Transfer RNA from a Candidatus Eiseniibacteriota bacterium, 74 nucleotides, folded computationally. Model confidence (mean pLDDT): 82 of 100. Rfam family: tRNA. Rfam describes the family as follows. Transfer RNA (tRNA) molecules are approximately 80 nucleotides in length. Rfam classes the family as a transfer RNA. The RNAcentral record of the sequence draws on ENA.
RNA sequence: GCGCCUGUAGCUCAGGAGGAUAGAGCAACGGAUUUCUAAUCCGUCGGUCCCAGGUUCGAGUCCUGGCAGGCGCG
Numbered sequence: 001g002c003g004c005c006u007g008u009a010g011c012u013c014a015g016g017a018g019g020a021u022a023g024a025g026c027a028a029c030g031g032a033u034u035u036c037u038a039a040u041c042c043g044u045c046g047g048u049c050c051c052a053g054g055u056u057c058g059a060g061u062c063c064u065g066g067c068a069g070g071c072g073c074g
Stems, first nucleotide, its partner, number of pairs: 001073007010026004019057001028044005050066005
């Protein structure tokens, strides 16, 4: 330098033939239980979906250009 893959909550990820209020588990916080802790159960909080444009009535999803990480080739 070229090609491919990935980027969504504090962490690990799902959601990819455009349309539902953007979700799960773990973590955190509150409560129940327990003599206390752990475990278990209930609830709450948390995201402008990497950035900037474009297409569209409508974009996490499609297109273009960047940025970051990974893999391969030279």